[in-house]
Context: one part of a larger RNA
RNA sequence: GAGUAACGAUAAUGCGGGUGAAAAGCCCGCACGCCGAAAGCCCAAGGUUUCCUAGCGCAACGUUAAUCGGCGCAGGGUUAGUCGGCCCCUAAGGCGAGGCAGAAAUGCGUAGUCGAUGGGGAUCAGGUUAAUAUUCCUGAACUUUUUGUUACUGCGAAGGAGGGACGGAGAAGGUUAAAUGUGCCAGGCGAUGGUUGUCCUGGUCUAAGUGUGUAGGGAUUGAAACUAGGCAAAUCCGGUUUCAUCUAUCCUGAGGCACGAUGGGGAGCUCUAUUAAAGAGGGCGAAGGCAUUGAUACCAAGCUUCCAGGAAAAGCUUCUAAGCAUCAGGUAACAAAAAACCGUACCGUAAACCGACACAGGUAGGCUGGUAGAGUAUACCAAGGCGCUU
Numbered sequence: 001g002a003g004u005a006a007c008g009a010u011a012a013u014g015c016g017g018g019u020g021a022a023a024a025g026c027c028c029g030c031a032c033g034c035c036g037a038a039a040g041c042c043c044a045a046g047g048u049u050u051c052c053u054a055g056c057g058c059a060a061c062g063u064u065a066a067u068c069g070g071c072g073c074a075g076g077g078u079u080a081g082u083c084g085g086c087c088c089c090u091a092a093g094g095c096g097a098g099g100c101a102g103a104a105a106u107g108c109g110u111a112g113u114c115g116a117u118g119g120g121g122a123u124c125a126g127g128u129u130a131a132u133a134u135u136c137c138u139g140a141a142c143u144u145u146u147u148g149u150u151a152c153u154g155c156g157a158a159g160g161a162g163g164g165a166c167g168g169a170g171a172a173g174g175u176u177a178a179a180u181g182u183g184c185c186a187g188g189c190g191a192u193g194g195u196u197g198u199c200c201u202g203g204u205c206u207a208a209g210u211g212u213g214u215a216g217g218g219a220u221u222g223a224a225a226c227u228a229g230g231c232a233a234a235u236c237c238g239g240u241u242u243c244a245u246c247u248a249u250c251c252u253g254a255g256g257c258a259c260g261a262u263g264g265g266g267a268g269c270u271c272u273a274u275u276a277a278a279g280a281g282g283g284c285g286a287a288g289g290c291a292u293u294g295a296u297a298c299c300a301a302g303c304u305u306c307c308a309g310g311a312a313a314a315g316c317u318u319c320u321a322a323g324c325a326u327c328a329g330g331u332a333a334c335a336a337a338a339a340a341c342c343g344u345a346c347c348g349u350a351a352a353c354c355g356a357c358a359c360a361g362g363u364a365g366g367c368u369g370g371u372a373g374a375g376u377a378u379a380c381c382a383a384g385g386c387g388c389u390u
Stems, first nucleotide, its partner, number of pairs: 013031006032387004040367003046347002050345001051076003055073003061069002081142002083343003087120003093114003099108003123140005143339011154324002159319004167306004173299003178293005183204006189197001205264002209259004216252004221244007229237002268284005307310001353362002369381004
């Protein structure tokens, strides 16, 4: 220079009460304003205690003040057979016994062994904490393994076969979620002209699972004989032949219905003792039917069509080999037991992540209501959240 520029989105504040040394900024209340395919909710990465406290603080941090805080101190908080990981399986890729190459260091690579962003078993509804909940509690379920008992029995793999098992685009149908209306239930009747009415306000919700097997989708199916293939074997798969069968039957399959539920939740009513305020605890508890609209969700890995022809392996089913055959093993029912370990707080379009900052930048996925609208555009609103620290 200069007490100058600046104080980081022009979404917006005002009043009353409280606390306090002090209040534009903290708490409570009442208005007002902003977002609403988000500036709301869930969740991955990442962060790593930032979460909660009717605990105590305000030096520093906060672009101002601060009684407030993602700040300081203290105490507390993350509960799982079913969610995710671990686990079983493999992809790209990595490592790699032997092996090959190389002066060495090492490079490549077989058998293998790792490696999810993929495949593989199983949980829902309600309640509860200051802070966790598909984890705790209540109620109702499900899965796998082991052991035992009973009954019946050809079992057996690191091998064979099936299956798992998959692209793009398009169209039509059936449903549900959800929304809206009506009916129903509860309450109301107006400080100003009207409001007992075709009036106003609020509510009208319920899962997994079990049973049934529907709209729809798919398939010819069964028996016998033979068999150069499936590195050995096979009763399995494939191939050939014969007979029977032609939509019967079988497989799959949303949703609905019934049970689950004499439960839960529920507007409201009522009782209790309190606080500075927000609030807390106990009890009772109505209605819950129908219609319309209707998904990008489900049936659906479906159907039609196209060429560029769209993972693998295990679990699973089946077949035998060695072998074992009064055993072991297998199948079914019942009963009991087990299900460890790790993550779980909180932020997560952000003041908590990446940007030196409480930075107008960047950040995968899911949900996303109403009116108008083709629409996730746009405008105004709901739930919810904010008014962006001078």
The part of an RNA shown here (large-subunit ribosomal RNA, domain III) has 390 nucleotides and comes from an Alcanivoracaceae bacterium.